[in-house]
RNA sequence: GGGCCCGUAGGGUAGCUUGGUCCAUCCUAUGGCGUUCGGGACGCUGUGACUCCAGUUCAAAUCUGGGCGGGCCCA
Numbered sequence: 001g002g003g004c005c006c007g008u009a010g011g012g013u014a015g016c017u018u019g020g021u022c023c024a025u026c027c028u029a030u031g032g033c034g035u036u037c038g039g040g041a042c043g044c045u046g047u048g049a050c051u052c053c054a055g056u057u058c059a060a061a062u063c064u065g066g067g068c069g070g071g072c073c074c075a
């Protein structure tokens, strides 16, 4: 230098191929409350995310282009 793949809550993960409304899924973490002498466990309830920019579209996590970061292969 060339090619391919990936980037989603504090951590992990589904959704992307085939765009769709509502609160974007689940596990974990965590706040409050209940239960308990206290704790653990359990139950109820809450918090929090689409890597960035631009484009297409009535509508973008999803499609297109570029940037950034990571991984692999070729030279």
Base pairs, nucleotide, nucleotide: 001074002073003072004071005070006069007068010028011027012026020058029047030046031045032044033043034042051067052066053065054064055063
Description: This is a predicted structure of a 75-nucleotide RNA (transfer RNA) from a Thermoplasmatota archaeon. Its Rfam family is "tRNA". It is annotated as a transfer RNA. Model confidence (mean pLDDT): 82 of 100.